[in-house]
């Protein structure tokens, strides 16, 4: 880089550190009440493997992953309701993010 399957649920205390973060652009929001990060030690969740079931079930033992806010919202495109302007819903795709596989 392709492939393929989720993405409106679920889940934080403690240290180190010291200014920005939330992936990108706008918008909203987190943050000197110490955030983003990185240890530690819990916790979700059940996607691969194990083991298990009459099952597609079930454990949570391995190898990821998650732990603010739906992927925070909205980018593209198409239906729809409203309409002087607009706001607003639906579905679909683009990008991201995890997993598997290659």
């Nucleotide at each position: 880089u392709c492939u393929u399957a989720u993405c409106c649920a679920g889940a934080g205390a403690g240290g180190c550190g010291a200014a920005g973060g939330g992936a990108c652009u706008g918008g909203c929001c987190c943050g000197g009440c110490g955030a983003u990060g990185c240890c530690u030690c819990g916790g979700c969740a059940a996607c691969a493997g194990a083991c298990u079931u009459g099952a597609u079930u079930g454990u949570a033992c391995u190898g990821u992953g998650c732990u603010a806010a739906u992927u925070c919202c909205a980018g593209c495109a198409g239906a729809c309701u409203u309409u002087u302007u607009u706001a607003g819903u639906c579905u679909g795709a683009a990008a991201g993010a995890u997993g598997a596989g290659a």
Predicted 3D model of a 102-nucleotide RNA (SAM riboswitch aptamer (S box leader)) from uncultured Pseudogracilibacillus sp. The source organism's lineage runs through Bacteria, Bacillati, Bacilli, Bacillaceae and Pseudogracilibacillus.